[in-house]
RNA sequence: UUGACCUGGCUCAGAAUGAACGUUGGCGGCGUGGAUUAGGCAUGCAAGUCGAGCGAGAACUAGUGAGUGGCGGCAGCGGCAAACGGGGUAGUAAGGCGUCGGAACGUACCCACAGGACCGGGAUAGCCGAGGGAAACCGCGGGUAAUACCGGAUAAUCUCGACGGAGCAAAUGGUCUUCCGCGCCUUUGGAGCGGCUGACGUGGUACUAGAUUGUUGGUGGGGUAACGGCCUACCAAGUCUAAGAUGCCUAGGGGGUGUGAGAGCAUGACCCCCACCACUGGGACUGAGACACUGCCCAGACACCUACGGGUGGCUGCAGUCGAGAAUCUUCCACAAUGGGCGCAAGCCUGAUGGAGCGACGCCGCGUGCGGGAUGAAGGCCUUCGGGUUGUAAACCGCUGUCAGAGGGGAGAAAUGCAGGAGGGCUAUCCCUCUUGUUUGACAGAGCCUCAGAGGAAGCACGGGCUAAGUACGUGCCAGCAGCCGCGGUAAUACGUACUGUGCGAACGUUAUUCGGAAUUACUGGGCUUAAAGGGUGCGUAGGCGGCUGAUCAAGUCAGGUGUGAAAGUCCUCGGCUCAACCGAGGAAUUGCGCUUGAAACUGGUCAGCUCGAGUGAGAUAGGGGUAUGCGGAACUUCCGGUGGAGCGGUGAAAUGUGUUGAUAUUGGAAGGAACACCAGAAGCGAAAGCGGUGCACUGGGGCUUGUCUGACGCUGAGGCACGAAAGCCAGGGUAGCGAACGGGAUUAGAUACCCCGGUAGUCCUGGCCGUAAACGAUGAGCACUAGGCGGAGGGGGGUUCGCCCCUCUCGGCCGUAGCGAAAGCGUUAAGUGCUCCGCCUGGGGAGUAUGGUCGCAAGGCUGAAACUCAAAGGAAUUGACGGGGGCUCACACAAGCGGUGGAGCAUGUGGCUUAAUUCGAGGCAACGCGAAGAACCUUAUCCUGGACUUGACAUGCUUGGAUUAACUCUGUGAAAGCAGAGCCACACCUUCGGGUGAAACUUGCACAGGUGCUGCAUGGCUGUCGUCAGCUCGUGCCGUGAGGUGUCAGGUUAAGUCCUUGAACGAGCGAAACCCUUGUCCUUAGUUGCCAGCGGGUUGCCGGGGACUCUAAGGAGACUGCCGGUGUCAAACCGGAGGAAGGUGGGGACGACGUCAAGUCAUCAUGGCCUUUAUGCCCAGGGCUGCACACGUGCUACAAUGCCGCGUACAAAGGGACGCGAGCCCGCGAGGGGAAGCAAAUCCCAAAAAGCGCGCCUCAGUUCGGAUUGCAGGCUGCAACUCGCCUGCAUGAAGCCGGAAUCGCUAGUAAUCGCAGGUCAGCUAUACUGCGGUGAAUGUGUUCCUGAGCCUUGUACACACCGCCGUCAGGCGAUUCGUUAGCACACAGU
Repeated sequence: UUGACCUGGCUCAGAAUGAACGUUGGCGGCGUGGAUUAGGCAUGCAAGUCGAGCGAGAACUAGUGAGUGGCGGCAGCGGCAAACGGGGUAGUAAGGCGUCGGAACGUACCCACAGGACCGGGAUAGCCGAGGGAAACCGCGGGUAAUACCGGAUAAUCUCGACGGAGCAAAUGGUCUUCCGCGCCUUUGGAGCGGCUGACGUGGUACUAGAUUGUUGGUGGGGUAACGGCCUACCAAGUCUAAGAUGCCUAGGGGGUGUGAGAGCAUGACCCCCACCACUGGGACUGAGACACUGCCCAGACACCUACGGGUGGCUGCAGUCGAGAAUCUUCCACAAUGGGCGCAAGCCUGAUGGAGCGACGCCGCGUGCGGGAUGAAGGCCUUCGGGUUGUAAACCGCUGUCAGAGGGGAGAAAUGCAGGAGGGCUAUCCCUCUUGUUUGACAGAGCCUCAGAGGAAGCACGGGCUAAGUACGUGCCAGCAGCCGCGGUAAUACGUACUGUGCGAACGUUAUUCGGAAUUACUGGGCUUAAAGGGUGCGUAGGCGGCUGAUCAAGUCAGGUGUGAAAGUCCUCGGCUCAACCGAGGAAUUGCGCUUGAAACUGGUCAGCUCGAGUGAGAUAGGGGUAUGCGGAACUUCCGGUGGAGCGGUGAAAUGUGUUGAUAUUGGAAGGAACACCAGAAGCGAAAGCGGUGCACUGGGGCUUGUCUGACGCUGAGGCACGAAAGCCAGGGUAGCGAACGGGAUUAGAUACCCCGGUAGUCCUGGCCGUAAACGAUGAGCACUAGGCGGAGGGGGGUUCGCCCCUCUCGGCCGUAGCGAAAGCGUUAAGUGCUCCGCCUGGGGAGUAUGGUCGCAAGGCUGAAACUCAAAGGAAUUGACGGGGGCUCACACAAGCGGUGGAGCAUGUGGCUUAAUUCGAGGCAACGCGAAGAACCUUAUCCUGGACUUGACAUGCUUGGAUUAACUCUGUGAAAGCAGAGCCACACCUUCGGGUGAAACUUGCACAGGUGCUGCAUGGCUGUCGUCAGCUCGUGCCGUGAGGUGUCAGGUUAAGUCCUUGAACGAGCGAAACCCUUGUCCUUAGUUGCCAGCGGGUUGCCGGGGACUCUAAGGAGACUGCCGGUGUCAAACCGGAGGAAGGUGGGGACGACGUCAAGUCAUCAUGGCCUUUAUGCCCAGGGCUGCACACGUGCUACAAUGCCGCGUACAAAGGGACGCGAGCCCGCGAGGGGAAGCAAAUCCCAAAAAGCGCGCCUCAGUUCGGAUUGCAGGCUGCAACUCGCCUGCAUGAAGCCGGAAUCGCUAGUAAUCGCAGGUCAGCUAUACUGCGGUGAAUGUGUUCCUGAGCCUUGUACACACCGCCGUCAGGCGAUUCGUUAGCACACAGU
């Protein structure tokens, strides 16, 4: 991820950083700042000092001069330092580091003790002279000093020693008036420092498994400060390694730091400790100390100088520069403090250090004002237009003065040095302490005082969910956003902007990285039946773990003491900077290690025992356990005969094949190979793979009983070894059947398949490889414990009424309790509860691939990645949907029938084409005689062409004007609309009769009107469809972690979830049914305009009369499975029957559940948003919507004789009628005309019903069928029939002779057929539509199939739900590989 549950990965919210980037930026304190190229470096500085060791002595100075003295630069000899301090992390996986130990060592300066310093000598720098060289620098000659160097003496507490003995030093130097003090030599001890060494701990990789010859040990020798293969000679053959040697990769280690509840994980900046490095590599010298950052030598690279001969250099010191980089500072000040070197000291040196500068890089603190202030100002934004919000926010009033700014003053960091005084150290001019005076500040100037004035100081990110915070506009899968999910295709809370809100605030976001969340490596703290994960099985090595009793040891374990665990840091307490950061002090902690004392339960060691674990003996026993060798029958095929005579065989159907040279079939015989029917079972055996006819031989294991013997001998098992289905491989046999490959025939769009005919390897045997399977119970082995019930197999025991029953051990099954589990399920054969050991897992894909190694004859096996890519992949269950899954059931669904469509002509709608325009919508069923129940103008639309109007054709309000005006009449122009103009004249009220006010209309201007313009995917309403299908739900309860289930299932039954019975369900609702209308029968009531049997009149229900009948229209009755029989569960119900006008819903209609199709409609209407406003509005004229190579749908009329035509003659229902229907009569062939009665209608009219019936003609013909088309002449409506109406008459007389594939309707008063009426409407394109009646069938009683539907069940990787999902290929791009060709380089080998 899902509608829900689980597994599992991905992602976010937190904290942190030597950070970087973007936007922004007031102040201060404390920290911090080259992480990359251990890349290269210009320049300056970073280690000197001592004249109280020595010689020499420029300049200067004192001095009249000589002489002498003072001071003293650069060098030199000599001493000490330069081995510290400072920088860096390259190397190093151990020569390191950390913790705790150890013995065979060294130590300048410092401290303490003891002793000593005698006599001599020769040189050499500097210097002088004279040279070489460009330089760096270097020879030569002469001469000089020392605390430089050397000889001798002396010498033990020193060294050596065969214990007699032997050997080893110095500077009596400098200062100095003396003494003291500073130095020198020897020895010992100390402190601190250093060298060596042991144990333990301290990365990755086994796709590195063996490494090693000074290697491991010994002896002799050498060497060192010191142990040692440290070195060497000889001897021995060891040493390390799965507890990971050796190799490779990576890396300085620790204190600590970050995170975390902790355990851990990550890390090692700054500070401290240790190690190592100093251009790269190597080497030694000096020295107490170096194999030496700013020493030496050699080699190399690089750079510089050069006179080309030769030289010089080493910023990983402080600054600084270049380069690379996302990125990291000043070529600053000072030795005032702290510390270091030298010196007796003054002092000198010190880029250590102290400070300042730069960087919001980090942490911390402060400020950018405070109080009042509603008319809730203006402006902005939103708006339902009322208002809301920004918001006490501002303005305004009052107040304060932090920080920054200006001025003043100045604490402390100061201790020292020098001079004087006092005291102490036995004396002292030396040392220490105190005191007085004087002297030292690079840097910074806190805190304090004064001044002015709200003045100079706020941004950043975010607002779809996670996650605190939303509105409008713009945009329209564009531009863009995005940490994950995901937003954007015209109403975006997700883009951009504005307003507003939220969060943080001198910062805020982003990026990178670490830990956390992540129990997502699980020690604390996970898993492996199906999600990733049990090795195919056994034996067994190392290892791990291990029964009962006693004794002992004290390794583990536990307790006490003690040493150590540096400081800093963390934590606690207290304290210092106003607070904090920061700093100081004390404590705790440092979970560790060592030493020591003790305990002895447990683990472990040792000793002694035990028998229950394990093994062993004995007895009886089951078995497809294994190996080898015989035997058997059935079947099959082939061969040889007999019979027989045309096919056989095979399939869905066929064909290939086979057969008259005799098949198949049948029968007799022979041969061969393989497999063993029935028995046979949820059965048995085996470690697994596996094992099935039967006899014999050999042989492994198990269970039971007994309790003989051993005495823990056990369990597991990394590596290892063995076994290991099928296929495959090698060698040799064998081959009946079957049968990859292959051939042929079919199927198919194709068919490298499924089906058929053949057929080689193979299948079989022997020997040897391979080593894998869904090798599965997808469940490792062992032990123990934890309810039961029912079957099966083997053994033993007890009882027995002989039927059988009971107990027990082992094996193999089913159901099921607790418990477990995500669920399915498991459940003494655990997936429960525990213990022990092994194997394995850590998102999907890439991939069990590549590479390496190893095994194999090969095929291939085992081991086994990464780049890249996705946000999922998955498990189990749920509800749907779907299935060329199953079951049950229904429907004119099929079948059975009747009539059509598809062919013709025409009508009509649609598409297409055409056009200036052919307005728009509807599109499978469910668009297409549909919207349209009527397009000549009108209708009529953003349809087209042209002409006009602009507050408008229509509504409301305000406003200007004033009596102009409107209406009416007229004129001009024009196609009309319109434009221009003339005439005429009003209304009400008040009135001072001058006039004023007002209403309607007009007019001017403004708000606005208007839109059949867009969006039916923004909507309401209405409608279609599934479907009049039987379904859809709810409450409570129950079940389930949950989605959800139950009820609604099951058995019957029904048209129906209709009803009945059962059942964890009991009830209820919307649907079905019923209620409603109509029709069918009867009754009652009422008879006008309807009716007329009887009575009277009469030509006609016409009149009188009548209510009987028909009919009308109001009310009722009737039908309910009510009755009978049968079936059924004692039910529901079904079947049959009676009665009845009607019988099981009597026929028809209205009525349409939850929902589905983003179904249809913005063009009925309404409506959000958008668009338009001299036009997309409105008016007018004309045209178009009727256009015609064509295609489709729906119809009409036909093709004829069951017919057509003519004449005659019957019988309806339901409707309509006043701008109407219009009789009779007259005219016309007719359409129609004239005139006109009646009728607002059960009264009059439309109105003739037609098919039918009777008679006649036609006689099978493109006709007396059919009527298209066309011509002429007329009629009607209308302002007007040209585009473009209907009708009539005469003439004309086309196609068409029953319609391919396909397809539609219909189950009874139905289909078919016949006419009638109506709406719309001036007229009509109506053959349409809506109704009405007349005549009036056939077939089916079935559910295999097609279509659709309902219920149950099943599978699913589908859920926009099979029109689903998914994979291959074709095209492009990228990467890689192979072959080939060409070029280049290398090539014994090795890497």
The RNA shown here (small-subunit ribosomal RNA) has 1391 nucleotides and comes from an uncultured prokaryote. The prediction has a mean pLDDT of 82. It matches the Rfam family "Bacterial small subunit ribosomal RNA". The sequence is in RNAcentral, with records from ENA.